Predicted 3D model of a 382-nucleotide RNA (Bacterial RNase P class A) from an Acidimicrobiales bacterium. It matches the Rfam family "Bacterial RNase P class A". By type it is a ribozyme.
RNA sequence: UGAGCCGGCUGGGUGGCCGCGGCCAGGCGUCGGCGCUGCCGGCGACAUGGUCGAGGAAAGUCGGGACUCCACAGGGCAGGGUGCUGGCUAACGGCCAGUCGAGGUGACUCGCAGGACAGUGCCACAGAAAACAGACCGCCGAUGGGCAGGCGACCCGGACACCCGGGGCGCCGGCCACAGGUCAGGGUGAAACGGUGCGGUAAGAGCGCACCAGCGCCCGGGGUGACCCGGGCGGCUCGGCAAACCCCACCCGGAGCAAGGUCAAAUCGUGGGAGGAGCGGCCCGCUCGUUCUCCCCAGGUAGACCGCUCAGAUGGAUGGCCACCCACCCGGCCCGGCUACGGGCCGGGGGACAGAAUCCCGCUUACAGGCCGGCUCACCGU
Numbered sequence: 001u002g003a004g005c006c007g008g009c010u011g012g013g014u015g016g017c018c019g020c021g022g023c024c025a026g027g028c029g030u031c032g033g034c035g036c037u038g039c040c041g042g043c044g045a046c047a048u049g050g051u052c053g054a055g056g057a058a059a060g061u062c063g064g065g066a067c068u069c070c071a072c073a074g075g076g077c078a079g080g081g082u083g084c085u086g087g088c089u090a091a092c093g094g095c096c097a098g099u100c101g102a103g104g105u106g107a108c109u110c111g112c113a114g115g116a117c118a119g120u121g122c123c124a125c126a127g128a129a130a131a132c133a134g135a136c137c138g139c140c141g142a143u144g145g146g147c148a149g150g151c152g153a154c155c156c157g158g159a160c161a162c163c164c165g166g167g168g169c170g171c172c173g174g175c176c177a178c179a180g181g182u183c184a185g186g187g188u189g190a191a192a193c194g195g196u197g198c199g200g201u202a203a204g205a206g207c208g209c210a211c212c213a214g215c216g217c218c219c220g221g222g223g224u225g226a227c228c229c230g231g232g233c234g235g236c237u238c239g240g241c242a243a244a245c246c247c248c249a250c251c252c253g254g255a256g257c258a259a260g261g262u263c264a265a266a267u268c269g270u271g272g273g274a275g276g277a278g279c280g281g282c283c284c285g286c287u288c289g290u291u292c293u294c295c296c297c298a299g300g301u302a303g304a305c306c307g308c309u310c311a312g313a314u315g316g317a318u319g320g321c322c323a324c325c326c327a328c329c330c331g332g333c334c335c336g337g338c339u340a341c342g343g344g345c346c347g348g349g350g351g352a353c354a355g356a357a358u359c360c361c362g363c364u365u366a367c368a369g370g371c372c373g374g375c376u377c378a379c380c381g382u
Base pairs, nucleotide, nucleotide: 001378002377003376004375005374006373007372008371009370010369012325013324014323015322016321017320018319020053021052022051023050024049025048027046028044029043030042031041032040033039034038055353059364060363062362063361064360065359066358067256068255069254070253079252080251081250082249083248084098085097086096087095088094099113100111101110102109103108114247115246119245120244121241122240123239136186137185138182139181140180143179144178145176146175147174149172150171151170152169154167155166156165157164158163194212195211196210197209198208199207213237214236215234216233217232218231219230220229221228222227260306261305262304263303269297271296272295273294274293276292277291278290279289280288326351328349329348330347331346332345333344334343335342336341
C1' cells in the first nucleotide's frame, strides 16, 4: 500500500414560526358544598406560561418470564419440546467460555453435535451383489467326478518260453470345466465388508507376518467436565440413515391486557316492600290473586374508570415549513502529482430501515452513511 476477519459506537446539528399529547402553575368560565363581600373541591373540544415527549431495531410476534383468570390430591400413561461439556440467568430453543467435527493459506466462521452390539424399518438409479452378504465377467479346479493314455503287480481266458486279449486295483502326468473353491482383478454406485508390501495357496483371501488406519478393552498422565496425550493387548475390521419409528435423560396444565377487575343508564325480573286506585273469587268487610304507580334488591348490557407506567395515547399525540451548517452523490474549473489520487472554489441534488400500545429478557429480519479499536494474509522499504 492492497485485500480481508472480528468487536464496539452512531443513526444528522443549530435557530425561527405554526401545530399535537401528558403533567405543573396561576387565570377565566361552569357546577357543587360550606362556618357565603369569601373559601374549598370537581369539570372544560377555554386561553397563557413552564416542562417532558419513539427505536436500535419501536418490526416479525418466534422463544422465555412477570401479571391475570380458569383448572388442579398424589403418581403414571398419551402428546409436545430440548439434546457435546462447564458456568450465567427469574426463565429460555438465550448468553459466555471450552471440546469435537466441517470450511478457510490465515485472522476466523459454521454446526438440526445423545444412542445404530435394545428392537423394527429404509438405502432410489446403476450394479453380480446394498447387509446374520453375494458370484456377472474373470481366476482356479487342490478335493470329488468324467474322458482318453502310460507303467506296475494280481486274476481270468487263448496259448503256453517269450506273447495276445479281458477285468478290477494302485501309481503317474494330460484334457474337460460337471460339482465345487474364490473376491485378489474388471465394471456400478453417495456408500462394496480396511490400505501397502512380503509370505502363502490349485487359485485366492487378515489365511499368516511387518508397518499404517479404524474399533474395542486395559494401564499411566492432564482436565471440574466434554475430551486430550502416551503405552500395551485383541485380527476385532463390525456400512450408512435416529431431520424414520424408537430408546435414554431433562422440561412442559390451558388461555391471554379484546387477560381481568370496579362502578353502572335504559329495558328486562317466578325477587322484596309500601300503600293509593282498578278488576276477580264473595252480598259487604277481612283476606287472597292480579294489573297499574312508587321505593328497594339482584344480575349485568351500553358507557365510564382501573389494569396503563418519568413517552403513555385509547379512532390512537410524539408532526410540518423555512434558513444556515455537516455527511454523501453528480457536473464544471483551478492547483499538486508520471499515474492512482489528494486539496480548493462554484452550481445542482440530497438524509437508510423504519412509528411505541401492559411490561421485561432474548432471538431473527431490515438498514444510506459515518466513527473507533483489535487481528490476518500478500507485496514493497528499512
Notes
A source record names the gene rnpB.